[in-house]
Context: one part of a larger RNA
RNA sequence: CUGGGCGUAAAGGGUGAGUAGGCGGUUAUGUAUGUCAGAUGUAAAAGGCGCGGGCUUAACUUGCGUUAGCAUUUGAAACUGCAUAACUUGAGUGCAGGAGAGGUAAGCGGAAUUCCUAGUGUAACGGUGAAAUGCGUAGAUAUUAGGAGGAACACCGGUGGCGAAGGCGGCUUACUGGACUGUAACUGACGCUGAGUCACGAAAGCGUGGGUAGCAAACAGGAUUAGAUACCCUGGUAGUCCACGCUGUAAACGAUGAGUGCUAGGUGUUGGGUAGCGAUACUCAGUGCCGCAGUAAACACAAUAAGCAGUCCGCGUGGGGAGAACGUGCGCAAGUAUGAACCUC
Numbered sequence: 001c002u003g004g005g006c007g008u009a010a011a012g013g014g015u016g017a018g019u020a021g022g023c024g025g026u027u028a029u030g031u032a033u034g035u036c037a038g039a040u041g042u043a044a045a046a047g048g049c050g051c052g053g054g055c056u057u058a059a060c061u062u063g064c065g066u067u068a069g070c071a072u073u074u075g076a077a078a079c080u081g082c083a084u085a086a087c088u089u090g091a092g093u094g095c096a097g098g099a100g101a102g103g104u105a106a107g108c109g110g111a112a113u114u115c116c117u118a119g120u121g122u123a124a125c126g127g128u129g130a131a132a133u134g135c136g137u138a139g140a141u142a143u144u145a146g147g148a149g150g151a152a153c154a155c156c157g158g159u160g161g162c163g164a165a166g167g168c169g170g171c172u173u174a175c176u177g178g179a180c181u182g183u184a185a186c187u188g189a190c191g192c193u194g195a196g197u198c199a200c201g202a203a204a205g206c207g208u209g210g211g212u213a214g215c216a217a218a219c220a221g222g223a224u225u226a227g228a229u230a231c232c233c234u235g236g237u238a239g240u241c242c243a244c245g246c247u248g249u250a251a252a253c254g255a256u257g258a259g260u261g262c263u264a265g266g267u268g269u270u271g272g273g274u275a276g277c278g279a280u281a282c283u284c285a286g287u288g289c290c291g292c293a294g295u296a297a298a299c300a301c302a303a304u305a306a307g308c309a310g311u312c313c314g315c316g317u318g319g320g321g322a323g324a325a326c327g328u329g330c331g332c333a334a335g336u337a338u339g340a341a342c343c344u345c
Stems, first nucleotide, its partner, number of pairs: 005315002007299002012313001014200004021193003025087007034079001035076008048066007090190001091187003094183004102176007109153001114148007125134001161168002205246006214240002219235004257312002260309003265290011294301002318345003327338004
């Protein structure tokens, strides 16, 4: 490289926007770039291949024929490209609607924990398998009232919803993104994918400045144990929270790239629409379960495909060495991205 692959065996980029490139709906006319056919030239000899000849055969040798490719030229016009004209089904816009933890900012609320103050009250409380460390006569725990402060939003809550993914959940307001349904007024292929590139990207971590109720790496003590740098208990600092900046990784998972068309059914559910008095039926978009054909090594998947096709991108090619070394880019650092070989089984 080819072949054949990527749910679980190696393999889908964490996600999107989008440049180049690749691919691209219907009709008509023209052209002749690709394409196809013919002719001519060239294509040294040897070699190769085919058909014969010569050494007894073969190797060997010899005769004849033959090749893509390139150039010139004559044609064909289905497909591809290009040009022109048109179309509406793809795509988008308009108009009318309802749904939603989609995003950003500001304000507000109640429950609970902790702490502070005051009252009542007295000897315990707490914790465990059992204990002890701890806390308490300087009055704790319990209970009542008042106050402070931070963080998270019970019930509703749901294989419910929204978002490209990460993710999003008290209430109100402001600003704002997207999807869906109906209509069919407008544009008229404006599309799909997407190497580079840019943006977003949980948690932990880092920088500066705040904040710190609860929880809690590190750390300390008490237990357990042969030991116990653990599991259990009492404490407890970073951190968790906010603002701005960085980091750029996850079992970033549906372990399943994006978009298009087609292919039995059954049954829930969310948001719309149409018909009907209604039960209900039909329809569009999502989201679940079961299941036929088919696929699959099996498990299973099965209109939300892992089925049948075709387009574009990414990726894999035995295990270890190793996601390590070296170099380079990025980063404050931690590190991250790219990523071999020797050797070995």
Annotation: The part of an RNA shown here (small-subunit ribosomal RNA, central domain) has 345 nucleotides and comes from an uncultured bacterium. The coordinates come from a structure-prediction model, not an experiment, and the mean pLDDT is 86. The full RNA is in RNAcentral, with records from Greengenes.